[in-house]
Context: one part of a larger RNA
RNA sequence: CCAUGGCUAAGGAACUCGGCAAAUUAGCCCCGUAACUUCGGGAUAAGGGGAGCCGCAGCAAUGCGGCCGCAGAGAAAUGGCCCAAGCGACUGUUUACCAAAAACACAUGGCUUUGCAAACUCGAAAGAUGAAGUAUAAGGCCUGACACCUGCCCGGUGCCGGAAGGUUAAGAGGAGAUGUCACGCAAGGAAGCAUUGAAUCGAAGCCCCGGUAAACGGCGGCCGUAACUAUAACGGUCCUAAGGUAGCGAAAUUCCUUGUCGGGUAAGUUCCGACCUGCACGAAUGGUGUAACGACUUGGGCGCUGUCUCAGCCAUGGCCCCG
Numbered sequence: 001c002c003a004u005g006g007c008u009a010a011g012g013a014a015c016u017c018g019g020c021a022a023a024u025u026a027g028c029c030c031c032g033u034a035a036c037u038u039c040g041g042g043a044u045a046a047g048g049g050g051a052g053c054c055g056c057a058g059c060a061a062u063g064c065g066g067c068c069g070c071a072g073a074g075a076a077a078u079g080g081c082c083c084a085a086g087c088g089a090c091u092g093u094u095u096a097c098c099a100a101a102a103a104c105a106c107a108u109g110g111c112u113u114u115g116c117a118a119a120c121u122c123g124a125a126a127g128a129u130g131a132a133g134u135a136u137a138a139g140g141c142c143u144g145a146c147a148c149c150u151g152c153c154c155g156g157u158g159c160c161g162g163a164a165g166g167u168u169a170a171g172a173g174g175a176g177a178u179g180u181c182a183c184g185c186a187a188g189g190a191a192g193c194a195u196u197g198a199a200u201c202g203a204a205g206c207c208c209c210g211g212u213a214a215a216c217g218g219c220g221g222c223c224g225u226a227a228c229u230a231u232a233a234c235g236g237u238c239c240u241a242a243g244g245u246a247g248c249g250a251a252a253u254u255c256c257u258u259g260u261c262g263g264g265u266a267a268g269u270u271c272c273g274a275c276c277u278g279c280a281c282g283a284a285u286g287g288u289g290u291a292a293c294g295a296c297u298u299g300g301g302c303g304c305u306g307u308c309u310c311a312g313c314c315a316u317g318g319c320c321c322c323g
Stems, first nucleotide, its partner, number of pairs: 001318008010309002014307001019304001028050004036041001038145001052067006068072001080302007087294002092104002109142006121128002146289004151219003156216002158212005165207003171201002176196005183188001220238005247281001248278001259275005
C1' cells in the first nucleotide's frame, strides 16, 4: 500500500449523480395503530411497554417480596420507518455470460376466420396436427385486473359483398399475307406443304357500385366582432373524407423553458399542486382514475450512522524487506 473485518471524540448526509456502502431496526408477549379501500386489505402500519434468578401464595395463569450484573430475546440467526408522485393492476417471465424493467405474459374485453373430411399449420404425397375436440369449440390479430368511458371520418389502403358495363391471358377461330412450286416468254400462279395472322368467342383480376375503423389509418386555415383594456360566446370566408368530442395536459409527451403562480428549502434546472400559449396528448397503436402489489423510477422527511468534516487505531491475509 491492497483486500476483508472491528472500534471511534464532536458533528450527523455537510459525502455523492444518487444515503452507493455501512449503520439503525430485528425473534416472542402485551398495548396501540391513520389516510385510503375493490371492505379482503392497508397492518408487524406508525408508536409504546415487557422479559433473568430466588422465596411465598396459588391447581395454574399470575400476584407479592427479595437478589445480581454494564447488559436478562445476555450468543447466533432475526423487518429501518413514513409522506408524495410516475409507470405497470396483481403472482409470474426475460437478454445462460454487461439490461429484471415501465419490456413479455396475464385474467378481462373486442374484431375476425372456421359447420367438421373445419379453418389454420407441417408435408411434392400418403398422412399428421387441430382433436379422440365440434361455435360456451378451435385458429389469427389487438387490448390488458377493476371503475367510468371509448367521440367524428369509408376520400386513400386493406378486407367483405355485388355483378350490368369497360378492360383482359392461354385457348378457340380463321379473313388475309408470305415462302416453295406444276404451268407460263413474262406478268402471274391452283392444290399441297410450311411461316404468319385480322375480326369474333374467351374467366378471375382491375376499373366500377356498396359496406366496413376495438381494419391500416386520419381527425384544418385566415379575418373580424362585446360601453377601459384584454379576450371572443358571435359572424364571414377558404379547404376537407372528416376537422380532436369526453377526459387529461410544461406530461416517460413542452422546443422556446430553469414557462408563470403556489408549496416545500436559508437558498430548489429536480419534486408536488395549479394554469393552458398541447413546437408535437387523446380515447382497445385505448383515454382518465384506481385499493393492493414492485430487488422499478422520482422528490421529501424521521431514525441511524466513518458517506463526509478528517482522519486515527486494531485484527487477519497478501504485496514488500531480511534470513
Molecule: large-subunit ribosomal RNA, domain IV
Organism: Uliginosibacterium sp.